[in-house]
RNA sequence: GCCGCUUUAGCUCAGUUGGUAGAGCAACUGACUUGUAAUCAGUAGGUCGUCAGUUCGAGUCUGACUAGCGGCU
Numbered sequence: 001g002c003c004g005c006u007u008u009a010g011c012u013c014a015g016u017u018g019g020u021a022g023a024g025c026a027a028c029u030g031a032c033u034u035g036u037a038a039u040c041a042g043u044a045g046g047u048c049g050u051c052a053g054u055u056c057g058a059g060u061c062u063g064a065c066u067a068g069c070g071g072c073u
Stems, first nucleotide, its partner, number of pairs: 001072006010025004019056001027043005049065005
């Protein structure tokens, strides 16, 4: 230098044909307990890496770029 893959909640990851974004763990609150842990119930947490394009509508399609991983030279 070229090619491919990944980028979504604090962490690990889903998200099917484009139609208002979810799970587990973690955090917080409550119940239970003499107390803690465990268990149960609930709450909060996201400009979906960035900038553009297409579309009535984009996490999803297109282009460029950033970062990470791998391959070729």
A computed fold for a 73-nucleotide RNA from an uncultured Clostridia bacterium, annotated as transfer RNA.
Its mean pLDDT, the model's own confidence on a scale to 100, is 81.
Its Rfam family is "tRNA". Its family is annotated with triplet codon-amino acid adaptor activity in the Gene Ontology. Rfam classes the family as a transfer RNA.